[in-house]
Small-subunit ribosomal RNA, 5' domain from an uncultured bacterium, 502 nucleotides, folded computationally.

Context: one part of a larger RNA
RNA sequence: GGAUGAACGCUAGCGACAGGCCUAACACAUGCAAGUCGAGGGGUAACAGGGGCUUCGGCCCGCUGACGACCGGCGCACGGGUGAGUAACGCGUAUGCAACCUGCCUGUAACAGCGGGAUAGCUCCCUGAAAGGGGAAUUAACACCGCAUAAGACCACGCUCUCGCAUGGGGACGGGGUAAAAUAUUUAUAGGUUACAGAUGGGCAUGCGUGACAUUAGUUAGUUGGUGAGGUAACGGCUCACCAAGACAGCGAUGUCUAGGGGUUCUGAGAGGAAGGUCCCCCACACUGGAACUGAGACACGGUCCAUACACCUACGGGUGGCAGCAGUAGGGAAUAUUAGAAAUGGGCGAAAGCCUGAUCUAGCAACACCGCGUGUGCGAUGAAGGCCUUCGGGUUGUAAAGCACUUUUUGGAGGGAAUAGGAAGGAAGGUACCUCCAGAAUAAGUCUCGGCUAACUACGUGCCAGCAGCCGCGGUAACACGUAGGAGGCAAACGUUAUCC
Numbered sequence: 001g002g003a004u005g006a007a008c009g010c011u012a013g014c015g016a017c018a019g020g021c022c023u024a025a026c027a028c029a030u031g032c033a034a035g036u037c038g039a040g041g042g043g044u045a046a047c048a049g050g051g052g053c054u055u056c057g058g059c060c061c062g063c064u065g066a067c068g069a070c071c072g073g074c075g076c077a078c079g080g081g082u083g084a085g086u087a088a089c090g091c092g093u094a095u096g097c098a099a100c101c102u103g104c105c106u107g108u109a110a111c112a113g114c115g116g117g118a119u120a121g122c123u124c125c126c127u128g129a130a131a132g133g134g135g136a137a138u139u140a141a142c143a144c145c146g147c148a149u150a151a152g153a154c155c156a157c158g159c160u161c162u163c164g165c166a167u168g169g170g171g172a173c174g175g176g177g178u179a180a181a182a183u184a185u186u187u188a189u190a191g192g193u194u195a196c197a198g199a200u201g202g203g204c205a206u207g208c209g210u211g212a213c214a215u216u217a218g219u220u221a222g223u224u225g226g227u228g229a230g231g232u233a234a235c236g237g238c239u240c241a242c243c244a245a246g247a248c249a250g251c252g253a254u255g256u257c258u259a260g261g262g263g264u265u266c267u268g269a270g271a272g273g274a275a276g277g278u279c280c281c282c283c284a285c286a287c288u289g290g291a292a293c294u295g296a297g298a299c300a301c302g303g304u305c306c307a308u309a310c311a312c313c314u315a316c317g318g319g320u321g322g323c324a325g326c327a328g329u330a331g332g333g334a335a336u337a338u339u340a341g342a343a344a345u346g347g348g349c350g351a352a353a354g355c356c357u358g359a360u361c362u363a364g365c366a367a368c369a370c371c372g373c374g375u376g377u378g379c380g381a382u383g384a385a386g387g388c389c390u391u392c393g394g395g396u397u398g399u400a401a402a403g404c405a406c407u408u409u410u411u412g413g414a415g416g417g418a419a420u421a422g423g424a425a426g427g428a429a430g431g432u433a434c435c436u437c438c439a440g441a442a443u444a445a446g447u448c449u450c451g452g453c454u455a456a457c458u459a460c461g462u463g464c465c466a467g468c469a470g471c472c473g474c475g476g477u478a479a480c481a482c483g484u485a486g487g488a489g490g491c492a493a494a495c496g497u498u499a500u501c502c
Stems, first nucleotide, its partner, number of pairs: 001502004006498004013373003020365001021332001027329002030327003035074003040071002043067002047065003050061004081285003090210008100202002105198007113147004123136005153178003157174002160171004183190002211257003218248003223245008260282004264275004288307004310321004338363001340362003345359001346357004376406004386397004411439006420429001446491005451472003457486005467474002
């Protein structure tokens, strides 16, 4: 000098744009953050409409719009947060899978025949303080099950052709075995099953690269390899039985400490050094530890089960909870914001209308950063007054002010008023941006420094005191270094200090 997710002191007019718990992965009141489909189903708790009865108090009917709870489908594995753990195939890069999976989507081919038994809900009963639990009767489905059909799917076999990079891969033919389906209705569509292919997303393996310490030198028994089996979507000590005795290590094993990685960012002429906040990609985690279930996909932030700690409710028997989602609270801290709105974009569901969406887009707060604008312009000397200095002559503040003439960015008032939002209506931001008119210099300057480094000096006060200070150093009676004043210099809605990096 540059830089910052900064903080502190003093000061402060506006706009645009970006960022805003770096500390306690500390604890959380409250609200919201994942639903949707009645064109899958039985139905009808609420609301509205309609109909019927009525003793005029009301009662009844799913008939209709709709629809709570329930069964069912899809979604909830995305999106959002955090960086605790991890020195690792975690990440980066380059490859491989002849060792793999892939819901929704696209294409191609073929198909959907016949049956069955239940169970939520509803009703009734029992039980519990509650959370909830148990029983009986009864009912539906695109829920569940059986039979049929079965190709080039899968399984084993026979025969045969062909290819390769080792294990091996691909295909033709033959007969055998195994496995499907679901309907809805407004008749226009939406779905269903099997198979192949694609796309997308993932899984696994490998080369190389990716911290500190040797004041860590030896480490390892599923350990290293083999055979067989199990398991997995798949390879593999992944797991198990048996066999062998290996495997790693001074080219740093093992141990300890530290740390999410990268694209990138800062600095620097570069080489390097430092950093990894915001944005994008990957990983890991979801009170702590463990486990599986469901599913195309999880060992699952707002799912389940078990255990610990903590907190809450309790009728003491037992229950409930998990903000490292968005706001917000307490605490910690030098320090970091609103318990705001919903039009678009994206996502989920739906045939659609649409519903949901703290993703997202906006607005609010704070000069936290960068950028832009303004705080007037011109003329104005007998150089006013006042202040300060003085050799008392004057000098300086200083064209500065006053005064005269202008302008209106900005500000205030009034009127109009968007794009974004494609073709009708609606539309958060928003009566915002922007435009026009009116008023009037009106509404707007500070901060640090002035001994040298380093741009800028005098007076008074103080008297090794009070104090200053980045370094050298100032102050003990003439202090350009402390304090105040005048003046001057620097930067400017900032300025200075502190911290950290180059």